[in-house]
RNA sequence: CGAGGCGGCCGGACGGUCGCGCCCCAUGGCCGGUCCGCCGGCCGUGGCGUGAGGAAAGUCCGGGCUCCACGGCGCACGGGUGGCGGGUAACGCCCGCCCGCCGCGAGGCGAGGACCAGUGCCACAGUGACGAUGCCGGCCCCUCGGGGUCGGAGUGAAACGCGGCAAACUCCACCCGGAGCAAGGCCAAGUAGGAGGGCGCGUCCCCGGUCCGCCGGGGACAGGGUGCGCCGCCCGAGCCCUCGGGUCGGCCGCAUGAGCCGUCGGGUGACCGGCGGCCGCAGAUGGAUGACCGUCCCCGCGACGCUCGUCGCGGGACAGAACCCGGCUUACAGGUCGCCUCGCUGG
RNA sequence: GCGCGGUUAGCUCAGUGGUAGAGCACUACAUUGACACUGUAGGGGUCACAGGUUCGAACCCUGUAUCGCGCACCA
Numbered sequence: 001c002g003a004g005g006c007g008g009c010c011g012g013a014c015g016g017u018c019g020c021g022c023c024c025c026a027u028g029g030c031c032g033g034u035c036c037g038c039c040g041g042c043c044g045u046g047g048c049g050u051g052a053g054g055a056a057a058g059u060c061c062g063g064g065c066u067c068c069a070c071g072g073c074g075c076a077c078g079g080g081u082g083g084c085g086g087g088u089a090a091c092g093c094c095c096g097c098c099c100g101c102c103g104c105g106a107g108g109c110g111a112g113g114a115c116c117a118g119u120g121c122c123a124c125a126g127u128g129a130c131g132a133u134g135c136c137g138g139c140c141c142c143u144c145g146g147g148g149u150c151g152g153a154g155u156g157a158a159a160c161g162c163g164g165c166a167a168a169c170u171c172c173a174c175c176c177g178g179a180g181c182a183a184g185g186c187c188a189a190g191u192a193g194g195a196g197g198g199c200g201c202g203u204c205c206c207c208g209g210u211c212c213g214c215c216g217g218g219g220a221c222a223g224g225g226u227g228c229g230c231c232g233c234c235c236g237a238g239c240c241c242u243c244g245g246g247u248c249g250g251c252c253g254c255a256u257g258a259g260c261c262g263u264c265g266g267g268u269g270a271c272c273g274g275c276g277g278c279c280g281c282a283g284a285u286g287g288a289u290g291a292c293c294g295u296c297c298c299c300g301c302g303a304c305g306c307u308c309g310u311c312g313c314g315g316g317a318c319a320g321a322a323c324c325c326g327g328c329u330u331a332c333a334g335g336u337c338g339c340c341u342c343g344c345u346g347g
Numbered sequence: 348g349c350g351c352g353g354u355u356a357g358c359u360c361a362g363u364g365g366u367a368g369a370g371c372a373c374u375a376c377a378u379u380g381a382c383a384c385u386g387u388a389g390g391g392g393u394c395a396c397a398g399g400u401u402c403g404a405a406c407c408c409u410g411u412a413u414c415g416c417g418c419a420c421c422a
Stems, first nucleotide, its partner, number of pairs: 001343010012296007020051003024047010053318001057329002060327005065180004071231005078176005083097005098112001099110004113171002118169002120165003130161001135152007184252004194243006202221008223235003245421003259278008297316008348418007357371004365402001373389005395411005
């Protein structure tokens, strides 16, 4: 200098004008309440503060949270994972090591248990695909048709060897209840408080009442409650489906969290622990986070001057929160840092 | 926002490990004065894309792209 490998970071900066969401403060108007001090709601104005990401994405895994009354054990169905060890709230994620494959190498990839339990599949080629014995050669037996055994050639992914395939059924080990913030809770408004269908409203005993039809309370046994069984617990009179009807409102959930920063210590590492500090770390509900201008930065093109600048034009990605986290995967103009490998050349 | 499903010829769809098919459409020929119908023959495929498992993938697994469907509350 050229070609690569791995990992990390940034992903425009500053200023001005206008605009948008949210919090807080002040204030004007209207309405309502009032213990007359004020309080609340709606509309508006001004000020302060704050306002997307490394992937907010795909929704592919794992959790928190909420409801299903849902606590435990076993079996099976179903789903998933799969070398060994560790990390973690958990994981299919991450780290270390082993093994296999690829690469000259730095490195990369791997669902990487078991076809000595059973079943299934193995196209074409090949005698033959697990049922077997065609061709050539050696040796042995022979009833001369042949048989046995050893070796070779050839086909094929695989050729008798306990053949290959489990991202084939399956077996083994381990893990997993279901649904999802449109979960779910509260308030307000409105309706025909509608129609059809299905399942259930059980049995016995005791007490009380009685208009003797039953009604109320208690207990036991049935019955129901994730697929099944058992224990525990709950329910015990309503539940489910379809059609029709009404509303398109408000509040909570909802942002302090497995949180961030610094430092010290342990560990090869993922990561963990101690101490100190910080709330800067958004919160809508047709869904805010933007537009323009100026200066600068980066890239490309052109012109001038001339080998380094000036001017002009164009461009600066992927994308965008919606309950919240931990991962994976995918998209991404350009810039930057560190470590390493191979090749060529010079000292 | 959440949950499901699809993608195979121009169109509608079969094919669930072993040489990619059917109907309609298209082309040529026959038939007809000509056209339609009919008959015969033929062409046309990155099985949406990429990677993996396997000897072998439309099919099995993973990711991506794209299209479609369903889900509010009250009584």